The RNA shown here (small-subunit ribosomal RNA) has 1442 nucleotides and comes from a metagenome.
The sequence is in RNAcentral, with records from SILVA.
Model confidence (mean pLDDT): 85 of 100.

RNA sequence: AGAGUUUGAUCCUGGCUCAGAACGAACGCUGGCGGCAGGCCUAACACAUGCAAGUCGAACGCCCCGCAAGGGGAGUGGCGCACGGGUGAGUAACGCGUGGGAAUGUGCCCUUGGGUGCGGAACAACGUCGGGAAACUGACGCUAAUACCGCAUAAUGACUACGGUCCAAAGAUUUAUCGCCCAAGGAUCAGCCCGCGUAAGAUUAGGUAGUUGGUGGGGUAAUGGCCUACCAAGCCGACGAUCUUUAGCUGGUCUUAGAGGAUGAUCAGCCACACUGGGACUGAGACACGGCCCAGACUCCUACGGGAGGCAGCAGUGAGGAAUCUUGGACAAUGGGGGAAACCCUGAUCCAGCCAUGCCGCGUGAGUGAUGAAGGCCUUCGGGUUGUAAAGCUCUUUCAGAUGUGAAGAUGAUGACGGUAGCAUCAGAAGAAGCUCCGGCUAACUCCGUGCCAGCAGCCGCGGUAAUACGGAGGGAGCGAGCGUUGUUCGGAAUUACUGGGCGUAAAGCGUAUGUAGGCGGCUUCGUAAGUCAGAUGUGAAAUCCCAGAGCUUAACUUUGGAACUGCAUUUGAGACUGCGAGGCUUGAGUAUCGGAGAGGUUGGCGGAAUUCCCAGUGUAGAGGUGAAAUUCGCAGAUAUUGGGAGGAACACCGAUGGCGUAAGCAGCCAACUGGACGAUUACUGACGCUGAGAUACGAAAGCGUGGGGAGCAACCAGGAUUAGAUACCCUGGUAGUCCACGCCAUAAACGAUGUGUGCUAGCUGCUGGGACCCAUAGGGUUUCGGUGGCGCAGCUAACGCCUUAAGCACACCGCCUGGGGAGUACGGUCGCAAGAUUAAGACUCAAAGGAAUUGACGGGGACCCGCACAAGCGGUGGAGCAUGUUGUUUAAUUCGUCGCAACGCGAAGAACCUUACCUACGCUUGUAUCCUGGUAGCGGCUUUCAGAGAUGAGAGCCUCAUUUAGUUGGACCAGAGACAGGUGCUGCAUGGCUGUCGUCAGCUCGUGUCGUGAGAUGUUGGGUUAAGUCCCGCAACGAGCGCAACCCUUGUCGUAUGUUGCCAUCAGGUAAUGCUGGGCACUCAUACGAGACCGCCGGUGAUAAGCCGGAGGAAGGUGGGGACGACGUCAAGUCAUCAUGGCCCUUACGCGUAGGGCUACAAACGUGCUACAAUGGCUGUGACAGUGGGCAGCAACCUUGCAAGAGGAAGCGAAUCCCUAAAAGCAGUCUCAGUUCGGAUUGUCCUCUGCAACUCGAGGGCAUGAAGCUGGAAUCGCUAGUAAUCGUGGAUCAGCACGCCACGGUGAAUACGUUCCCGGGUCUUGUACACACCGCCCGUCACACCAUGGGAGUUGGUUCUACCUGAAGACGGCACGCUAACCGCAAGGGGGCAGCCGGCCACGGUAGGGUCAGCGACUGGGGUGAAGUCGUAACAAGGUA
Repeated sequence: AGAGUUUGAUCCUGGCUCAGAACGAACGCUGGCGGCAGGCCUAACACAUGCAAGUCGAACGCCCCGCAAGGGGAGUGGCGCACGGGUGAGUAACGCGUGGGAAUGUGCCCUUGGGUGCGGAACAACGUCGGGAAACUGACGCUAAUACCGCAUAAUGACUACGGUCCAAAGAUUUAUCGCCCAAGGAUCAGCCCGCGUAAGAUUAGGUAGUUGGUGGGGUAAUGGCCUACCAAGCCGACGAUCUUUAGCUGGUCUUAGAGGAUGAUCAGCCACACUGGGACUGAGACACGGCCCAGACUCCUACGGGAGGCAGCAGUGAGGAAUCUUGGACAAUGGGGGAAACCCUGAUCCAGCCAUGCCGCGUGAGUGAUGAAGGCCUUCGGGUUGUAAAGCUCUUUCAGAUGUGAAGAUGAUGACGGUAGCAUCAGAAGAAGCUCCGGCUAACUCCGUGCCAGCAGCCGCGGUAAUACGGAGGGAGCGAGCGUUGUUCGGAAUUACUGGGCGUAAAGCGUAUGUAGGCGGCUUCGUAAGUCAGAUGUGAAAUCCCAGAGCUUAACUUUGGAACUGCAUUUGAGACUGCGAGGCUUGAGUAUCGGAGAGGUUGGCGGAAUUCCCAGUGUAGAGGUGAAAUUCGCAGAUAUUGGGAGGAACACCGAUGGCGUAAGCAGCCAACUGGACGAUUACUGACGCUGAGAUACGAAAGCGUGGGGAGCAACCAGGAUUAGAUACCCUGGUAGUCCACGCCAUAAACGAUGUGUGCUAGCUGCUGGGACCCAUAGGGUUUCGGUGGCGCAGCUAACGCCUUAAGCACACCGCCUGGGGAGUACGGUCGCAAGAUUAAGACUCAAAGGAAUUGACGGGGACCCGCACAAGCGGUGGAGCAUGUUGUUUAAUUCGUCGCAACGCGAAGAACCUUACCUACGCUUGUAUCCUGGUAGCGGCUUUCAGAGAUGAGAGCCUCAUUUAGUUGGACCAGAGACAGGUGCUGCAUGGCUGUCGUCAGCUCGUGUCGUGAGAUGUUGGGUUAAGUCCCGCAACGAGCGCAACCCUUGUCGUAUGUUGCCAUCAGGUAAUGCUGGGCACUCAUACGAGACCGCCGGUGAUAAGCCGGAGGAAGGUGGGGACGACGUCAAGUCAUCAUGGCCCUUACGCGUAGGGCUACAAACGUGCUACAAUGGCUGUGACAGUGGGCAGCAACCUUGCAAGAGGAAGCGAAUCCCUAAAAGCAGUCUCAGUUCGGAUUGUCCUCUGCAACUCGAGGGCAUGAAGCUGGAAUCGCUAGUAAUCGUGGAUCAGCACGCCACGGUGAAUACGUUCCCGGGUCUUGUACACACCGCCCGUCACACCAUGGGAGUUGGUUCUACCUGAAGACGGCACGCUAACCGCAAGGGGGCAGCCGGCCACGGUAGGGUCAGCGACUGGGGUGAAGUCGUAACAAGGUA
C1' cells in the first nucleotide's frame, strides 16, 4: 500500500467481497510445562446451606464458674453498622465530564481559647405471676451508669422590638492518662447553584396552571415554587420545546496515517439501585443491601389463632443460555471497625483450586549418517519424490520424574501461600505435535474415485467421464500448544467526503418568481476588544498510552522518573482581519428626464378565407374511402356546380437557429387600460445589496363543479376491414371534451435533462433593439451598450462535449444525491369535491444496475458495386418405365458412416464366394507378432484315402535345413510358461492428418510513427479506376507481409534444331492397290529451344494521372481460352470405418477360423440419372471425316464357323511400327401421325461368356411377348461461345458386371434492354438494450411452489394520560372528653409528654374514557424468488404504427 467482481474488450460511476488488527467470547479437532492476567455479556430469574459487622468490663448493674486472681453470659450504655463488597434495573438528567460559584453542614482527626459545679427521677437486665404452637409478649416489684432530667455558670456564641434575652458538660482509674462540654479555625467529606459539552426520531410542532415571575409566610444545614396565600400572565419552542425509543456517565479500551468511528468487561472516579411500590425513624452523615413501618407478589413454618423471609456480598443450587470457576486456606501481609491495650471481627484482602479464555516464555532433542535402504506416492518405466528424513553411530538432559537441601516476603514476635520458588545430585532420548489450507484474490500440485450426483463456496464461481475447486491419498504451504470456524467492532471505504465527494448524459438543480428568519456583504476614518493572535497562571485525579531507566534468568508483568493529556477558566497584551458603535464617500443598488422596439398582459369591438349545416337553382348515377375493400351517403336526386343564409372555432401568406415574458406561455385588425426590459443624458439618494429554510403568488395539457356554447376535430363507444386472433394500427360514424364565465386541481421529457447573483479569462462570424463618430447618399465604414445563434484557443470533462449565454477560474447563499429491485409503493400526517397530489419507509431479494466511447454482428436503415442473382434466351427436372442412392418399413441380419446450401449415381474406381465390418450354425483360446526355456530333425512339405457343409479330425505313400574345425549359432516347426497379441468396440465434443464450405470472394494483417487516459484508430478512409486493397492522385502517415496478378502446365501463330516407328513436294523403281522400296526431311507431325501481346503505336476522353473508348497492324488485343494454385479465419462442419493416436471398454470373447445367409427385402416417400413419348423422327441401305487413351495371366489383325452373343485356329505387337478401331450424328430410300414400323418395360423359351460356383444374386445373344408413356401441377435446375444442346469414342475399377464417374473429339446455336425486385457477397455510413452476436435480446397476464409484507370484523397484552372513588404506614397541622416519674407550685394545679381523635397530603387498588406500541386473526391486496409450463410480441433496428 491494495486486490477480485458489471464488458467481446475499454474508460468511468457504483455497490458487493477479501487480505489487517482486536475480543470478558463460543463451537470443532488437538493438547507437554511454567509465569502473569481474566472468567454469567443471557433471567435486576428464583434461591437450600454455611459464612460476609461487630467491638468495648478502662461507662453500668445483674447472673454463672472459681478460695482468690481471673474468666464467661445476656442486658443497659458508647462507637461502628451511611465504610468496605455487589449490580447496572432505572435515568437523556446539572446524572456524568469540565471549568466556575455562594446561601451551607461536617462524627472521628489537628490547632487555639475556655469549662467540667450541684442535684433529681426512672427503665432494662433480674425476681414473682401470666398469655402463646411459635415468633414473641403482658402485669407487678427491685436496681446502676459516660442512659435520662433539672438548677447553676455564659462569651469571643445565637437571637434582638438594641432595652435585653437564651444556651453545656461525665466520668473511669493502677495518679498517669483516657474521656466530656462550649466556641473559633483547619483538614476531610458531603449538600446546593451556574456556563459549556454529553443519543436517535419532525411519519412527535406546539408544550406548560405551581405553570413563569413578584410579595408575605412556612420549611431546610443551606439558596430556591421546595411548600402555601394573594397578585400579575407569563415561561419554553425549528439554535428543535413536548412526546416516543434507546442508554448508567467518565478516565479509558479497540481501530485508524490522522481526523474520526465503535465501545464503556477487568482497574480507577462519579451516579443509581438493593424482591416491587410508598414512608419516615435514628444519626455528624441514610430516607439505610445483610435496620424499621405499611401495601403487593412470591416462598416457607403453623397447633389455623398467627408468624418468618429477601445472595445485584463470598462460595454454592436450580433455571435460562452458544457460554463463564471451589459450598477451599488465612488474617502472615495491606487496609477497615471497636478497644487505652492485649486482642476480637473482617468471603475487604492475601493466597490456593478449576478453565489453552488471553498475553508471554520454554520444551518435545543435538551432531554425524547415501546402498540416496525398505515402504508409500508419481512415472515419459529411464527414473523422480518422501529424504539426512529414518535406521545405525556419537553426544546432551532444559522441562517433566526421583532424592536431598531450602529462601526473600517480617522494622521486635507472628508465614495461609509452602517443604513453594530456587539450588545440588541421579536415571534415561527417555514422558511431550497438532491444526488449517494448496482454482484466482493468496504462499502451496499430482494421482485415484465420483460424473450437474455426492458435495464445495468469503467473492468470482467449481461438479454433466481426463475436476490442481467435490471425497481419499502422496506431496507441498502456513501457523504452532495451538489451529480453524462462527459472531461482533474499526480499518481498507475519499462508500456521508471537517481533513476529503458530487448533481448536462452515471444517483442528484425545487416548474417559475416574490420574499420572512437565517447566512454572506463595496470604499474610507476614528473608537471598542466579542471573535482572532501571543505570553503568564490555575486546573486537566491516579492508572493507561509514549520516552528513558530499574526489578523478576528473559518476556509478558511490575515499578521509578519524564513527557503528554491537543481541553476549560482567569489574567496581561496586540489591534491587521471579522463583529459592534459613530462619521464620511460613490463605483454596487435605486429614483428622475428624453427616446424607440416588441405575438408581454387584460377588456371591448371589427374582418376575410375555409369546414359543416339549411334553403333554392343547374344536373344525373354514382359518390366517398383504401394497399385493396367494405361499413357509409345517394333516384325520397347524392357527389359536382351556382346563389343566398346560419353558426362556432381558428387566424394562411408575412414567419424567421425573428421578437416579448420569471416560468407556464404569447400570433388576423382596431381601440382603451396596464407591466417589464433596453438606449441616451445629466441630476438626486447614499450600501438602501445578494441569496433565501418555512411562507406566498403564478403555473401547459388532461381532469372536476355550476351555467352557457357546440362548426370542425375527437378519448369512450358502434360498425367495416386486416389478421391465426386484432378489445390495435387503416376506414365510416360518433359522445364527453376541446370554446366562454366563475371556482377547483398543482402535475409534465414543467428540458438547456445545466439553481440564483457577482467578478475575471483569445478570437471570428450571423440575426435583433438602441446610441456615437466619419464619408456623403439605392447607402457605406468605424465603434459602443442590451438580447439571441453558429464556430473556436486556453482551461475543464469518464468520454461525449462545454467554451464571455461555461460544464473554465473564483466567491456568496439555497435545493438535492449516496448500489439495483421492492417503491415514489405501504402506513401515518397535510391538501383536495373527487381523481389524486405532497411528505415518505421497512421486511425481503440480487451482484450487479448504470454512463460514455470501441470493435464486430444485425436491421422489414441509407449509399455504391459485383455474381447465370434476376431479367432476356436455350435445354431440362417435377408426370411415365427402368437404373441408382436415401428415408421408412420389414428382417435372424437387411453392417457402418454421411443430413439445408456444403447428405442422398456420397465413402463404394465396380457386395454371386471373397470383399464383409452384419446374422445363423459349428469350432479355437498366448492365438498368424516379439521375448524366454525345452524339444524335433519324421517337425514339416507334396500326393492321396476316409468322416464332415467346411474349418478340421483320423490315416497311407514319397521327400528331408543352413553355417562353423568344433563347441556352437541362425532359420523352420512343436511343446511349456507368462509378459502379451487382437478389437471396422465407444468417444471426430480429447486429438493429428486429410477434406468440405463461405470463395478464386478481395480481402486479412504487421513494424515504426502519429492520435486517443484506454479498448482502439490511422495506414486499409476519400476522388477516380480495375476482374482485383488493380493502379493513379490526395492525405500523419511511411513501409512491409499473407492474399490478387505474374512466374508453372496446356491450347492458338511463327522460327530454329533433330527426322524414326512419323511425313512424301521433287527424283528413280515396283504393284491390282497402298510411302511398298531406294531416296529425301520441303510440308504435316513429334520432341526440344526460342519469338510473339506490352494499351507498345495512332486518335479521342480523363486531371497533363491511372485508366477507358475507337482504329491500324497482327495467328491472337486489352487477364487471348482452359487448368493447377484457395489469404486471416468461420461452421466444437465431416471423418476414431483409410491411416495415426490419448482415455475408456472386451480378453474361452466385443478376439480368431469356417460354411450358409444378408448388405440385392418392399404398402410408401424423396434425390440423381437413363430411355422415351416420335417425322429436326423410326427402319433399311450407303459410306467419308476424329481425338484422347489402353494392351503380355494382355490387345488381337486375318481365316473358318454360328442368325447372333460367341467359338475354333492364328500373324503381329511390351507398341508414333502391331492390335483395340467400326467413330456417331451425316447422306439416300422408305414409313405418314397411329399407342403406330413410336416406345421398349415386363414375361416365356433357347443359348453364349466369365468364374470353384451365376438359386437367392452377373452380363450378353436369338425368337416370342409388347406395359406405362402422346411433352408433364405447384414448384425448381443448368448454361453467356467452340459455351448450351446434340453425337459417338476411350479409360480407371474389373475374372465377369456401368444408364454412374473420369477423359476425348465431331456437329454446333439463341440471348443479355438493364440492376427495380429475389438470393449470395464486398466497401462506406447510420441505429442498437445484440456479443452464444436477430435462430439475438426481451415484456406482461395466467397456472404451480416457497418467502417476507400491507389491509382486515375483531381479539390478547404492555405502556401512558385525564376525571372520579378509595385512602395503609407516615410526617405535618389541629383537638383536649383519657393517661402521665423528673421541672414550677405548700396544694389545687400548671408546663411538657404519651395514647387517642380530626384534617389535608399520599402508595397500592378500583371505575370510566382517551392516546400509543406489540402479538394473533377468517378473508384479501400487491411484491419477491424459483433450468427447460400457457398465451401472445409490448420494447431494443424506422423493432416492422418512431